[in-house]
RNAcentral holds the sequence, with entries from Rfam.
Transfer RNA from Ipomoea nil, 73 nucleotides, folded computationally.
Rfam family: tRNA. It is annotated as a transfer RNA.
C1' cells in the first nucleotide's frame, strides 16, 4: 500500500429484530474476626475511540478519521 478483526466503567468483558447499557473485578463504607485475609451487605462507577449522516429513536445501520492485532508483497 491492499485485505481482515477489534474499538463498551480504572482493568476484562456481554449486549442474537435498532427500542433509555449488564456482569465480573476493582475502589468506598459496613458486618463478621483480637488483627489480616476470606467471607458478606451497601454504595460508586460508561458522553459505548472522534465526527458525520439515516431514523420518531443508533452501542447496533452508512461514511470519513483515529487507535491497537493479525495477514499479504
Nucleotide at each position: 500500500g491492499c485485505c481482515c478483526g477489534u474499538u463498551u466503567a480504572g482493568c476484562u468483558u456481554a449486549g442474537u429484530u435498532g427500542g433509555u447499557a449488564g456482569a465480573g473485578u476493582g475502589c468506598a463504607a459496613g458486618g463478621c474476626u483480637c488483627u489480616u485475609a476470606a467471607c458478606u451487605u451497601u454504595g460508586u462507577g460508561a458522553u459505548u475511540g472522534u465526527g458525520u449522516g439515516u431514523u420518531c429513536g443508533a452501542g447496533c445501520c452508512c461514511c470519513a478519521c483515529g487507535a491497537u492485532g493479525g495477514g499479504u508483497a